[in-house]
RNA sequence: CCCUUAUCCAGAACGGCAGAGGGGACGGCCCGAUGAAGCCUAGCAACCGGUCCUAGUCCGCCACGGCAGGCGACGAUACGGUGCUAAUUCCGGCGCCAGACGCUGCGCCAGCAGCGCCAGGCGAAAGAUGAGGG
Numbered sequence: 001c002c003c004u005u006a007u008c009c010a011g012a013a014c015g016g017c018a019g020a021g022g023g024g025a026c027g028g029c030c031c032g033a034u035g036a037a038g039c040c041u042a043g044c045a046a047c048c049g050g051u052c053c054u055a056g057u058c059c060g061c062c063a064c065g066g067c068a069g070g071c072g073a074c075g076a077u078a079c080g081g082u083g084c085u086a087a088u089u090c091c092g093g094c095g096c097c098a099g100a101c102g103c104u105g106c107g108c109c110a111g112c113a114g115c116g117c118c119a120g121g122c123g124a125a126a127g128a129u130g131a132g133g134g
Stems, first nucleotide, its partner, number of pairs: 001134008013041001015040003021031003026092003042085003047081003050077003056071003060067002089126001094123004099118001101116006
């Protein structure tokens, strides 16, 4: 750097050093000397591993009462590996669905069409993180 896959509306410091930036890119809109990034500490979290527990299962022995050993979900645990600790991945872009309001035109005056605008649902793309692989 590429491929596959899961998750992304939860959660997490009023600490120390530091000293001007940061929120992936773009456009917005935000955060920041009441201290950004970075480093340390603290914390969150069960993605991968470890450990514990057991449902179950494999197998050996048996005095047929059971006993020893292996594997082992769900669950627990922050021990290890990451990751993370403003805002829904901060919001938007692409596709589909249908809604409220306004304007214009048509009308058999039920409604239909176009444009504008505000929000909603589902999906995709892109991104982030973990795991497996190249």
This is a predicted structure of a 134-nucleotide RNA (SAM riboswitch aptamer (S box leader)) from SAR202 cluster bacterium Casp-Chloro-G2.
NCBI's taxonomy places the organism under Bacteria, Bacillati, Chloroflexota, Dehalococcoidia, SAR202 cluster.